[in-house]
Molecule: transfer RNA
Organism: Candidatus Dormiibacterota bacterium
RNA sequence: GCCGACGUAGCUCAACGGUGGAGCGGCGGUUUUGUAAACCGUAGGUUGGGAGUUCGAAUCUCCCCGUCGGCU
Numbered sequence: 001g002c003c004g005a006c007g008u009a010g011c012u013c014a015a016c017g018g019u020g021g022a023g024c025g026g027c028g029g030u031u032u033u034g035u036a037a038a039c040c041g042u043a044g045g046u047u048g049g050g051a052g053u054u055c056g057a058a059u060c061u062c063c064c065c066g067u068c069g070g071c072u
Stems, first nucleotide, its partner, number of pairs: 001071007010024004018055001026042005048064005
């Protein structure tokens, strides 16, 4: 330099173009002499950035950035 995959919550991952969720973790509560576990509740997202298409974009298209892999 060329080709491909990927980028969503603190972490690991979901989400037919139609209200962005789960598990773990965090916080609060119940329980316990106390901790852990268990159970109940709760917070946390400009979906990497920008533009386009569309009534409507995490999802489709283009550019840029980043990570990984392959080729040279």